[in-house]
Molecule: FMN riboswitch aptamer (RFN element)
Organism: soil metagenome
RNA sequence: GUCUUCGGGGCGAGGUGAAAUUCCUCGAUCGGCGGUGACAGCCCGCGAGUCCCUGUGAGUGGACAGAAUCGGUGAACUCCGAUGCCGACGGUAAAGUCCGGAUGGAAGAAGAC
Numbered sequence: 001g002u003c004u005u006c007g008g009g010g011c012g013a014g015g016u017g018a019a020a021u022u023c024c025u026c027g028a029u030c031g032g033c034g035g036u037g038a039c040a041g042c043c044c045g046c047g048a049g050u051c052c053c054u055g056u057g058a059g060u061g062g063a064c065a066g067a068a069u070c071g072g073u074g075a076a077c078u079c080c081g082a083u084g085c086c087g088a089c090g091g092u093a094a095a096g097u098c099c100g101g102a103u104g105g106a107a108g109a110a111g112a113c
Stems, first nucleotide, its partner, number of pairs: 001113006011027005028097002030087002032046004041085002049064004054059001068083005089100003
């Protein structure tokens, strides 16, 4: 350099109601990829979605848009303990967990030549 394969998880019960796995109460549950002295959803960065600007286009930039503290050991904001917090867009009675774009795409990983 070419090609191939892989490449996102997760909700129950009760209440109100014409209608809610969306609201309310109680209790659960999930965590892509690379980096970082040692293992990270919430440290740094990347990716997927929508919108805006720009461009013939590829793309570039920006926004939506995020979230952690304390104690302990220590080479740890990654481990252990405790208590917290966060979650695109469209649909629908208002959704991280339902349905849909998606039998899609990507960060990237592995392999073959």